[in-house]
RNA sequence: GGCCCUAUCGUCUAGCGGUUAGGACAUCAGGUUCUCAUCCUGAAAACCGGGGUUCGAUUCCCCGUGGGGCUG
Numbered sequence: 001g002g003c004c005c006u007a008u009c010g011u012c013u014a015g016c017g018g019u020u021a022g023g024a025c026a027u028c029a030g031g032u033u034c035u036c037a038u039c040c041u042g043a044a045a046a047c048c049g050g051g052g053u054u055c056g057a058u059u060c061c062c063c064g065u066g067g068g069g070c071u072g
Base pairs, nucleotide, nucleotide: 001071002070003069004068005067006066007065010025011024012023013022018055027043028042029041030040031039048064049063050062051061052060
């Protein structure tokens, strides 16, 4: 240099064009407990950037950026 894969809450991850963007762990608040831990309930928190296609894009396409792999 070429080709392929990949990017979603703090972390790991689900999401086959119309979802309230879901779950686990973590965090915060309340309950339980003499206290802590456990347990229960609740809350906050995310679609890498820019274009395109479409009535509608996290999802499809292109370009970039980061990460991973194969290879001259």

Predicted 3D model of a 72-nucleotide RNA (transfer RNA) from a Candidatus Peribacteraceae bacterium. Rfam family: tRNA. By type it is a transfer RNA. The coordinates come from a structure-prediction model, not an experiment, and the mean pLDDT is 84. The source organism's lineage runs through Bacteria, Candidatus Peregrinibacteriota, Candidatus Peribacteria, Candidatus Peribacterales and Candidatus Peribacteraceae.